[in-house]
Formats: sequence, C1' cells, structure tokens
RNA sequence: UUCCGAUAAAGGCAAACCUGUUGAAAGACAGGGACGCAAAACCACGGGUCUAAGGCUCUUUAGAGCUAUGACGGCUGGGUUGCCGAA
Repeated sequence: UUCCGAUAAAGGCAAACCUGUUGAAAGACAGGGACGCAAAACCACGGGUCUAAGGCUCUUUAGAGCUAUGACGGCUGGGUUGCCGAA
C1' cells in the first nucleotide's frame, strides 16, 4: 500500500413516527427522534421499484388503462473518495 473488518479506539450517518415547508404525486428539505448502517459519503451509467402532472387510448363523460421527461444511492450492480489497524 492492497485485501479484509475486531465485544478495539475516536467519531459519523439517521429508519419508522411527529411537526413545519415544498411538490400533481412519488418524494425532498428543516427540527425532533433512533430502526439500523464499515461507506446508510457522493454519482442516475445498467437492472429494479415507486408516482402519473402532461400525453395517448377506452368510456356509461363519474372514471379506467398505458406511459417518465419525475423520484428512490437506507433495493442492487458499478464508478469516485474517506476514519482506524486487531486477526
């Protein structure tokens, strides 16, 4: 240095839920709060999942279905970077 990840040490992040804001929604942001996480740091290139404003089709004109250009990195593959140093 690389691989690896300990009943080590110093720390870090923050699920559900509640409140507020924002958005058509999924979701995101802030505060509280901790389920957990060795990358639960960053990135939408691939797979997957969620939503359907807009568009298209059908319709008994109430609606229904399809669709991402929207979202999810705490679904996953991958890329980049980072703390410590037992076996």

This is a predicted structure of an 87-nucleotide RNA (c-di-GMP-I riboswitch aptamer) from a Syntrophomonadaceae bacterium. Taxonomically the source falls in Syntrophomonadaceae (Bacteria, Bacillota, Clostridia, Eubacteriales). It was read from a public genome assembly, where an Rfam model found it. Model confidence (mean pLDDT): 87 of 100.